Record summary: Transfer RNA from a Clostridia bacterium, 73 nucleotides, folded computationally. It matches the Rfam family "tRNA". About the family: Transfer RNA (tRNA) molecules are approximately 80 nucleotides in length. Its mean pLDDT, the model's own confidence on a scale to 100, is 81. The organism belongs to Clostridia, within Bacteria.

Formats: sequence, C1' cells, structure tokens
RNA sequence: GGGGGCGUAGCUCAGCUGGGAGAGCGCUUGAAUGGCAUUCAAGAGGUCAUGGGUUCGAUCCCCACCGUCUCCA
Repeated sequence: GGGGGCGUAGCUCAGCUGGGAGAGCGCUUGAAUGGCAUUCAAGAGGUCAUGGGUUCGAUCCCCACCGUCUCCA
C1' cells in the first nucleotide's frame, strides 16, 4: 500500500428482507429478610465510531473518514 471482518447502554452482545433501539450482567430505588447476601418489582443510562448522501422514513443501503482484528505484498 491492497482485500476482508468488526465498531449499538459501564461490560458482553442481539437487532438479516428500511418503520417499536433491546437482552444478560452491572448501577439506582422500593419490598420481603436478623441482613451491604439472596429473591421479587420498578427505574436511570444510547449523537447506533464520525461526516455526508439516497429515502416519506436509515443501526440497516451508498460514499468518505477514524479505530481495531486479520490476510496479502
């Protein structure tokens, strides 16, 4: 330098034919309990890496760019 994969909540990830942003763990609050554990209930937390384009509508399609992993040279 070239090809390919990945980037979504604090962490690990899902979301596949474009239309509701989610799960587990963690965190906060409440209840049960002798209880900072455990169980149950509720809740907070996201510029979907970034910029632009297409579209009535984009995590998803297109282009560029950044980071990371990998292959080739």